The part of an RNA shown here (small-subunit ribosomal RNA, 5' domain) has 525 nucleotides and comes from an uncultured rumen bacterium. The prediction has a mean pLDDT of 84. Its Rfam family is "Bacterial small subunit ribosomal RNA".
Context: one part of a larger RNA
RNA sequence: GGAUGAACGCUAGCGGCAGGCUUAACACAUGCAAGUCGAGGGGCAGCGGGUCGUAGCAAUACGAUGCCGGCGACCGGCGCAAGGGUGCGUAACGCGUGAGCAAUCUGCCCGUAUCAGGGGGAUAAGCGAUGGAAACGUCGUCUAAUACCGCAUAACAACGUUGGAGGCAUCUCCGAUGUUUGAAAGCUUCGGUGGAUACGGAUGAGCUCGCGUAACAUUAGCUGGUUGGCGGGGUAACGGCCCACCAAGGCGACGAUGUUUAGGGGUUCUGAGAGGAUUCACCCCCACACUGGAACUGAGACACGGUCCAGACUCCUACGGGAGGCAGCAGUAGGGAAUAUUGGGCAAUGGAGGCAACUCUGACCCAGCCAUGCCGCGUGAAGGAAGACGGCCCUAUGGGUUGUAAACUUCUUUUGCCGCAGAGUAACCCGGGGGACGCGUCCCCCGCUGAGAGUAUGCGGCGAAUAAGUAUCGGCUAACUCCGUGCCAGCAGCCGCGGUAAUACGGAGGAUACGAGCGUUAUCC
Numbered sequence: 001g002g003a004u005g006a007a008c009g010c011u012a013g014c015g016g017c018a019g020g021c022u023u024a025a026c027a028c029a030u031g032c033a034a035g036u037c038g039a040g041g042g043g044c045a046g047c048g049g050g051u052c053g054u055a056g057c058a059a060u061a062c063g064a065u066g067c068c069g070g071c072g073a074c075c076g077g078c079g080c081a082a083g084g085g086u087g088c089g090u091a092a093c094g095c096g097u098g099a100g101c102a103a104u105c106u107g108c109c110c111g112u113a114u115c116a117g118g119g120g121g122a123u124a125a126g127c128g129a130u131g132g133a134a135a136c137g138u139c140g141u142c143u144a145a146u147a148c149c150g151c152a153u154a155a156c157a158a159c160g161u162u163g164g165a166g167g168c169a170u171c172u173c174c175g176a177u178g179u180u181u182g183a184a185a186g187c188u189u190c191g192g193u194g195g196a197u198a199c200g201g202a203u204g205a206g207c208u209c210g211c212g213u214a215a216c217a218u219u220a221g222c223u224g225g226u227u228g229g230c231g232g233g234g235u236a237a238c239g240g241c242c243c244a245c246c247a248a249g250g251c252g253a254c255g256a257u258g259u260u261u262a263g264g265g266g267u268u269c270u271g272a273g274a275g276g277a278u279u280c281a282c283c284c285c286c287a288c289a290c291u292g293g294a295a296c297u298g299a300g301a302c303a304c305g306g307u308c309c310a311g312a313c314u315c316c317u318a319c320g321g322g323a324g325g326c327a328g329c330a331g332u333a334g335g336g337a338a339u340a341u342u343g344g345g346c347a348a349u350g351g352a353g354g355c356a357a358c359u360c361u362g363a364c365c366c367a368g369c370c371a372u373g374c375c376g377c378g379u380g381a382a383g384g385a386a387g388a389c390g391g392c393c394c395u396a397u398g399g400g401u402u403g404u405a406a407a408c409u410u411c412u413u414u415u416g417c418c419g420c421a422g423a424g425u426a427a428c429c430c431g432g433g434g435g436a437c438g439c440g441u442c443c444c445c446c447g448c449u450g451a452g453a454g455u456a457u458g459c460g461g462c463g464a465a466u467a468a469g470u471a472u473c474g475g476c477u478a479a480c481u482c483c484g485u486g487c488c489a490g491c492a493g494c495c496g497c498g499g500u501a502a503u504a505c506g507g508a509g510g511a512u513a514c515g516a517g518c519g520u521u522a523u524c525c
Base pairs, nucleotide, nucleotide: 001525002524003523004522006521007520008519009518010517013377014376015375016374017373018372019370020369021335027332028331030330031329032328035078036077037076040075041074043071044070047069048068049067050065051064052063053062054061055060085288086287087286094213095212096211097210098209099208100207101206104205105204109201110200111199112198113197114196115195117151119149120148126141127140128139129138130137131136156182157180158179159178160177161176162175163174164173165172166171186193187192214260215259216258221251222250223249226248227247228246229245231243232242233241263285264284265283266282268277269276270275290311291310292309293308294307313324314323315322316321341367343366344365345364349363350361351360352359353358380411381410382409383408390402391401392400393399394398416462417461418460419459420458421457425452430447431446432445433444434443435442436441437440469514470513471512472511473510474495475494476493480509481508482507483506484505490497491496
């Protein structure tokens, strides 16, 4: 000098863009953050309508009825493994980079081919009874399905026989044949939509390997499933991953083992570069979800807002027993030098479900707070010498400086205030009309849809009006005098100032630097 997720002191007009618990992965009141589908099902608690009945002249009230729109709870499907948060752990195939899987899986999506025949038994809800303070159950009975289970058939798979081709060692691929086992579901507004199997694609994931990846040798030896083999189990899959048996190996000064520290990378900062430092924001990967452990379901989890067990903590209790997990968004307490609103909206983008309308979405888009940073603008411009008054200084009837500075004249109106107008973001979906072709997709026109927001912006009016500080002035280092003080009070980054004329302390005048900031502290180069 540059830089910062900064903090502190003084000061402060505006806008745009970004950023905002670096500390206690400390504890959390409250609200919200994952639902959706009635075009799978039985149904009808609530709402609206229809019909019927009763009362009434009528409005209407009451009752009945799933008949219709719809729909709480329930069965079922898909989603909840994404998105969002944090950096505890981890020195590791965790990450980065480059390869491999002849050792693998992949819901939804796309393509190809084929199929959907015929049966069965339950169960939730409901109804009845009953236990409990509650959380939540228990028993009986009834019923449905795209829920569940057999049978038939089929590709394919496994095994056996056989022919051919290839490679990379175990082997791989193609064809023929025999045996065995294993599928399915309907709904519909009649347009569709969904179901089963196999193969292929795409996407995502798993595993293996080469190289790179912090400090300490004041850590030198480490290792018993340890290293390898044979056989098995397990897995989507390879493998001591696990197990039985056998062998005695394996790693290490090219740093094993141990200890400490740490998520990794793209990046970012600095530097001429080499390098050094860094991992906050954004993106990719990993790990975690009160602490520890475990599996279930599922295409996918050993699952942040799922389950079970143990523990600590908090809460409820009728003392028998129960409930909870903000490292989601806000917010509270605490810690701290220090870090924001218990805001609006699904209008856009994206996601889940749904044929769709739509619903949900603290993702997201916006708004609020903070000079935390970067960038931009303003606080006026031109003229104006009696070089005014006042202040300060001096060699003091005078001069210098503040200083064209002010006053004064003319002008402008960014900004500000007032008034009027007022966006882009909107394209869709859907409805209507039309067109193209590859015939279920796309395109065009019209209509509908805006939280932010009466915001941005434009126009008009008013009036210099609403707007400057901070630090320094001995040398380094741009900028000097007077007064006070008298080794005192104090300053200080280093050298050093201060003991009676201090350009170094305190004040004043003046000057210098930067400027809505300036200085200090901390850290990095």